[in-house]
Context: one part of a larger RNA
RNA sequence: GAGUAGCGAAAAGAAGGGUGAGAAUCCCUUCCGCCGAAAGCCUAAGGAUUCCUGAGGAAGGCUCGUCCGCUCAGGGUAAGUCGGGGCCUAAGGCGAGGCCGAAAGGCGUAGCCGAUGGACAACAGGUUGAGAUUCCUGUACCACCGAGCAUCGUUUGAGUGAAGUGGGGACGCAGGAGGGUAUGUCAUCACACUGAUGGAAUAGUGUGUCCAAGCGUGUAGGGUGCGCGGCAGGCAAAUCCGCCGCGCGUAAAGCCUGAGGCGUGAUGGGGAGUUCCUUCGGGAGCGAACUGACAGAUCCCACGCUGCCAAGAAAAGCCACUAGCGAGAUGUGAGGUGCCCGUACCGCAAACCGACACAGGUAGGCGAGGAGAGAAUCCUAAGGCGCGC
Numbered sequence: 001g002a003g004u005a006g007c008g009a010a011a012a013g014a015a016g017g018g019u020g021a022g023a024a025u026c027c028c029u030u031c032c033g034c035c036g037a038a039a040g041c042c043u044a045a046g047g048a049u050u051c052c053u054g055a056g057g058a059a060g061g062c063u064c065g066u067c068c069g070c071u072c073a074g075g076g077u078a079a080g081u082c083g084g085g086g087c088c089u090a091a092g093g094c095g096a097g098g099c100c101g102a103a104a105g106g107c108g109u110a111g112c113c114g115a116u117g118g119a120c121a122a123c124a125g126g127u128u129g130a131g132a133u134u135c136c137u138g139u140a141c142c143a144c145c146g147a148g149c150a151u152c153g154u155u156u157g158a159g160u161g162a163a164g165u166g167g168g169g170a171c172g173c174a175g176g177a178g179g180g181u182a183u184g185u186c187a188u189c190a191c192a193c194u195g196a197u198g199g200a201a202u203a204g205u206g207u208g209u210c211c212a213a214g215c216g217u218g219u220a221g222g223g224u225g226c227g228c229g230g231c232a233g234g235c236a237a238a239u240c241c242g243c244c245g246c247g248c249g250u251a252a253a254g255c256c257u258g259a260g261g262c263g264u265g266a267u268g269g270g271g272a273g274u275u276c277c278u279u280c281g282g283g284a285g286c287g288a289a290c291u292g293a294c295a296g297a298u299c300c301c302a303c304g305c306u307g308c309c310a311a312g313a314a315a316a317g318c319c320a321c322u323a324g325c326g327a328g329a330u331g332u333g334a335g336g337u338g339c340c341c342g343u344a345c346c347g348c349a350a351a352c353c354g355a356c357a358c359a360g361g362u363a364g365g366c367g368a369g370g371a372g373a374g375a376a377u378c379c380u381a382a383g384g385c386g387c388g389c
Base pairs, nucleotide, nucleotide: 013031014030015029016028017027018026032386033385034384035383040366041365042364046346047345050344051075052074053073054072055071056070060068061067080141081140082342083341084340085339087118088117092113093112094111098107099106100105122139123138124137125136126135142338143337144336145335148332149331150330151329152328159325160324164321165320166319167318172308173307174306175305178301179300180299183295184294185293186292187291189208190207191206192205193204194203210269211268214264215263216262217261221257222256223255224254225248226247227246228245229244230243231242233241234240270290273286274285275284276283277282309312352361353360368380369379370378371377
């Protein structure tokens, strides 16, 4: 220079009360304002205790500070079913043998690793200061073991059964229709409050009108011929798959699949409200109605159907078949067992990436109402904020 610029979005604050040595800035209340395809909610990555409680007031906080993502202390993350592993494979990586290379090493078969994919059993409610599909309550399901009982069998052999074989898993894009559900609106009903009034009726406002997996049923819809005989194919075998022939059947039936609905789950839970207690933060108890119509998805049936050309992963689980094994086995089933890691909190952000409590950047899911074609836009709900002078 200079007590100058600046104090980081123009969403906005005001009043009262409280605490305190001290308050524009902390807490509570009321009013006002802002977001609301977000400035709300869930979650991946990333971060790594920032979460909660108590205490603090040097520094950090662009002012202040009694406050904090700060400091100190203590506490907090509970799983057969959620995610990962104990399963599978993709790109890619590694790579027994092998090929190549002065060496180091490079490539690569089998194989192994590797999710961003496949497979796979749990839902609803309650609860903490902080965890919950993890704890608790209720109701389920899966895998394995398995007493007892029933049945079959021990070579005329019950059963089991591959790492082998086949099926399946299994896949593109576009288009349109249908059936549903989530959800919403209105009505109904219930409760509370208010008004009016002349004594039993009525009006208005507000709030609520809800509930899963599982089990049973098997619907709208979608797919699919069946039987017998033969065979040089499926690297051995096959009753399986495939191929050939014959018969029967065909707008169908049967079989497979399939949302939702209905019943059950539920004599349960939730529930507006109300009563009591309270350290004023909250806690405990009781608990009404709980129906109908309409609208309606981008979600489900389902890449199912139709169409098209650019012709749209693999492997395992699973099903079948034998090879093989074989003296016990199958069914039912009281009962029992169920490992390791993650789980707090932030997560369009003051907690991640940007040197900062930085107007930038950050994958996926949910995303209500009125008006509207709409996730535009404006106003609002739930919820969250008024951006630390």
The part of an RNA shown here (large-subunit ribosomal RNA, domain III) has 389 nucleotides and comes from a metagenome.